[in-house]
Context: one part of a larger RNA
């Protein structure tokens, strides 16, 4: 000098764009953060409409008939998105490859199929237990839930034969036989679903080379350890696991042990080499109260799923139960220190749905904070009685503050106020036109904005609403007076202060930055 997710002191006008618990992965009140489909199903608790019955009427009762729909069965999603950086020195990450040893829902393309039957179960109803959470029994019912049969191979398995390879167990190819495995329908009737095979794409899985912090005041480490054979297991390879056999394997080119640490693209600085860092944004990894385990599923060993152990908190009728903010807000605590219990699904994107649409603290916005960067303003021109006042000096006077002020005139960014007022909107849906048998495609019109009456534009008034902070001995730009008298104090280093202090404190003046300026901390 530059830099910061900064903090502190003094000060503070506006806007744009960013950023905002670096500490306790400490504990959490409350609300929200993952649902959706009635065009899969039985149904109808509640709401609305209709209908029926009773009644003069108000109204009451009944009714799934309609819109819809609580709970339930079923499907898909919940493995994404969002958070944090505990652990981990490791194929975690980065980079370059490989997989003849593998899986892949949804999506795209190509092909084939969608026939027949059955037994249950939730819900509803009945009964029972319990304070509750919830649980038990009985009867009955549906499906795109479940099961069986048929049909099916470029699928799988077994057996036989032939050829090639191999010392051999066997491997590869071809061929034959046998066995096994599918499906679901819906409606607005031409669409959406369903099953199966192949390919693609995507994601996952596995392996290898190289790179990847400090310590030798850590020198030896290792028995599933290193390899083989056979098996178990897996989507698949593998001591991943097991039985047997061999005795290996790593290591001063630093094994092992200990400490520290998420990694990278990048960021800061520097002429570069390098050094330091890894907030925000993007990719990967790990974790979800601490530890372990599996289930479901295409995908998890699953943040807002399950089981067990543990710690903690809460409810209880003492018999027993409930919970997990390192999601968004918010609270307590810790700390020098870090924000609102806000709005909207309008856009982007995601889940579900034929769609309309529903849901989304993802996201987009708004609020708070000079935390940073950038921009603008706090007025412009003229104006010498060089006013008054202050300060200083050689004190009837002069110098300086100083064109500074007053005064005259101009402007109105900004502030205030009045009026107008967006883009972000494309789609979807509805209507309609053209091509078209329909579908579909294209065009036109209407509809849809949280931000927001915001940005922006125009007008009105009036200099009106707006300057501080640090420093002035040298380094280092900027000097005098008074007070103090080795005192009080200053200080980054050298050092200043003991009676004329440009170094302390005040004043006048000056210098430097400026809505900031200084200090502290850290890095180059």
């Nucleotide at each position: 000098g530059g830099a910061u997710g900064a903090a502190c002191g003094c000060u503070g006008g506006c806007g744009g764009c960013a950023g905002g618990c670096u500490u306790a992965a400490u504990a959490c009140a409350u609300g929200c953060a993952a649902g959706u489909c009635g065009a899969g199903g039985g149904g109808c608790a509640g709401c609305a409409c209709g209908a029926a019955u009773a009644g003069c009427a108000a109204u009451a009762u009944u009714u799934g008939g309609u819109g819809g729909c609580g709970a339930c069965c079923g499907g898909c999603a919940a493995a994404c998105g969002g958070g944090u950086g505990c652990g981990g020195a490791a194929c975690a990450c980065g980079u370059a490859c490989a997989g003849a040893a593998c899986c892949u829902u949804c999506c795209u393309u190509c092909g084939a199929g969608c026939g027949g039957g059955g037994a249950a179960u939730a819900g509803c109803c009945c009964g029972g237990a319990g304070a509750a959470a919830u649980c038990c029994g009985g009867a009955u019912u549906a499906a795109u839930a479940c099961c069986c049969c048929a049909u099916a191979g470029u699928a799988a398995a077994u057996u036989g034969a032939a050829a090639a390879g191999g010392c051999a167990u066997c491997u590869u190819u071809u061929u034959a036989a046998u066995u096994u495995u599918a499906a679901a329908g819906a409606u607005u009737u031409a669409u959406c679903a369903c099953u199966u095979g192949a390919a693609g794409a995507u994601g996952g899985c596995u392996g290898u080379g190289c790179g990847c912090c400090u310590g030798a005041u850590u020198a030896g480490g290792u028995a599933g350890u290193u390899g083989g054979c056979g098996g178990a297991g897996u989507a698949a390879u593998a001591g991943c696991c097991c039985a047997c056999c061999a005795a290996g394997c790593c290591u001063u080119c630093g094994a092992u042990c200990a400490g520290u640490a998420a990694c990278u693209g990048g960021u800061g600085u520097g002429a570069g080499a390098g050094c330091a860092c890894g907030a925000c944004c993007a990719g990967u990894c790990a974790c979800a109260c601490g530890g372990g385990c599996a289930c479901u599923g295409a995908g998890a060993c699953a943040c807002g799923g399950g089981c067990c152990c543990g710690a903690c908190u809460c409810c209880u009728a003492c018999g027993g139960g409930a919970g997990g903010c390192a999601g968004c807000a918010g609270u307590a605590a810790g700390g020098a220190a870090u924000a609102u219990u806000g709005g909207u699904c309008a856009a982007u994107g995601g889940a579900c749905g034929c769609a309309a649409g529903u849901c989304c603290g993802a996201a987009c916005c708004a609020g708070c904070c000079a935390u940073g960067c950038c921009g603008c303003g706090u007025g412009g021109a003229g104006g010498a009685u060089g006013a008054a006042g202050g300060u200083c000096c050689u004190c009837u006077g002069g110098a300086u503050u100083g064109u500074a002020a007053a005064c005259u005139u101009c402007u109105u960014u900004u502030a205030u106020u009045u009026g107008g007022g967006a883009a972000g909107a494309a789609a979807u849906g509805c209507a309609u036109u053209u091509u078209u048998u329909c579908u579909a495609a294209a065009g036109u019109g209407c509809u849809u904005g949280a931000c927001g009456g915001u940005a922006c534009c125009a007008g009105a008034u009036g200099a009106a609403u707006a300057a501080g902070c640090a420093c002035c001995g040298g380094c280092u730009a900027a000097c005098u007076c008074c007070g103090u008298g080795c005192c009080a104090g200053c200080a980054g280093c050298c050092g200043c202060g003991g009676u004329a202090a440009u170094a302390c404190g005040g004043a006048g003046g000056g210098u430097g930055c400026a809505a900031g300026c200084g200090u502290u901390a850290u890095c180059c």

This is a predicted structure of a 524-nucleotide part of an RNA (small-subunit ribosomal RNA, 5' domain) from an uncultured Bacteroidota bacterium. The coordinates come from a structure-prediction model, not an experiment, and the mean pLDDT is 82.